Bacterial large signal recognition particle RNA from an Acidimicrobiia bacterium, 266 nucleotides, folded computationally. The gene name in the source record is ffs. Of the family's consensus pairs, 94% are formed in the model.
C1' cells in the first nucleotide's frame, strides 16, 4: 500500500418556547435525512443531547475537532418612521351661555318713545243673578176581588106594619204606587258665565286718564367675560403595535484545515 472480516461512531441539525436544568413530542428555520411503539393534565433523564424494539452503514464524500461564511430565531435601544390609546393646556378654531357706553339693517315714535302718578282688567274669596243637571211639589192620565170612601140594583137580617140595619156586584172617587209633561214653585249640585255687588292680591302682562318731552324694540356683526361641550388644529407628558437601523447572542446549510481504530492474509 492492497484485500477480507469486525468495532467505536453514524443513519440529521439548529432557534424560540417549556423546565430547577437537559433532551423528545408540538411551533419555526435549514433542506432530504432508516422503520415501528410512546409522550402537554406530558414523556424520558440528572454521569442528563429522549425511552423500548428492529434494520442498514462503518474508519471516511459519510465519524470527531477547530475556524470561516451565514438562512433564521431571540434580547436590547432617550435611534428613526408610521399607526394608535390615555392625560394635560394663560394655545387655536367652533358650539353654547352672560354682559355691552359702539356700528350696520329693519320696525315703532312729536298724530307723543321710554319713564312716572292714579285707576281698571287678567287672578283669588264670598254673595247674588243666569245657564245646565237632579229630586220633590204643582199639572195630566192610570190605579183597591175582600181587609178604602160614596151610592149601593138584586138578595140577606130585624120588625105585625110603618120603617130600619149591615152590605156583594156595578158605577163614581181616591190611598200606596206607576206613567207622562216640563210651563211654574222650592231645595240640592257644578272643570259653567263677554253678568252684577263687596272684599283681597297686585310679581308680571294688557289697558284708560294725567304729567313730561325723545327715545324704544328686533336681528346681525364687533368687543369683553364664562365654559364640566366638540375638533384627524397645535404643543407637552406617558403607554401599545409594526417596519427599518445600530448593538448583543445562538446558529442550520455550505467551505477550509486537522484528527480517529482491531484482527487476518498478500
Nucleotide at each position: 500500500c492492497c484485500g477480507u472480516g469486525c468495532u467505536a461512531g453514524g443513519c440529521g441539525g439548529g432557534g424560540a418556547g417549556u423546565u430547577c436544568g437537559u433532551g423528545g413530542u408540538g411551533c419555526c428555520c435549514u433542506g432530504u435525512a432508516c422503520c415501528c411503539c410512546c409522550a402537554a393534565u406530558c414523556c424520558a433523564c440528572g454521569c442528563a443531547c429522549g425511552g423500548g424494539g428492529g434494520g442498514c452503514u462503518g474508519a471516511a464524500u459519510u465519524c470527531c475537532c477547530a475556524c470561516c461564511c451565514g438562512a433564521g430565531g431571540c434580547c436590547c435601544g432617550a435611534g428613526c418612521c408610521g399607526c394608535u390609546g390615555c392625560u394635560u393646556g394663560a394655545u387655536c378654531g367652533g358650539a353654547c351661555c352672560c354682559g355691552u357706553g359702539c356700528g350696520a339693517c329693519g320696525g315703532c315714535g312729536u298724530u307723543g318713545a321710554g319713564g312716572g302718578u292714579c285707576g281698571g282688567g287678567u287672578c283669588c274669596u264670598g254673595c247674588g243673578c243666569a245657564a245646565c243637571g237632579g229630586a220633590a211639589c204643582c199639572c195630566c192620565g192610570c190605579g183597591a176581588a175582600c181587609c178604602g170612601a160614596g151610592u149601593c140594583a138584586g138578595g140577606u137580617c130585624c120588625g105585625g106594619a110603618a120603617g130600619g140595619a149591615a152590605g156583594c156586584a156595578g158605577c163614581u172617587c181616591u190611598c200606596a204606587g206607576c206613567g207622562g209633561a216640563c210651563c211654574g214653585u222650592c231645595c240640592c249640585g257644578u272643570g259653567u258665565g263677554c253678568c252684577g255687588c263687596a272684599g283681597g292680591c297686585u310679581c308680571a302682562c294688557c289697558u284708560g286718564a294725567c304729567c313730561g318731552g325723545a327715545g324704544c324694540c328686533g336681528c346681525c356683526a364687533g368687543c369683553g367675560g364664562g365654559c364640566a361641550c366638540c375638533g384627524u388644529a397645535c404643543g407637552g407628558g406617558u403607554g401599545g403595535c409594526g417596519a427599518c437601523c445600530a448593538g448583543g447572542u445562538c446558529g442550520a446549510c455550505g467551505g477550509u484545515g486537522g484528527g480517529u481504530g482491531c484482527a487476518c492474509g498478500g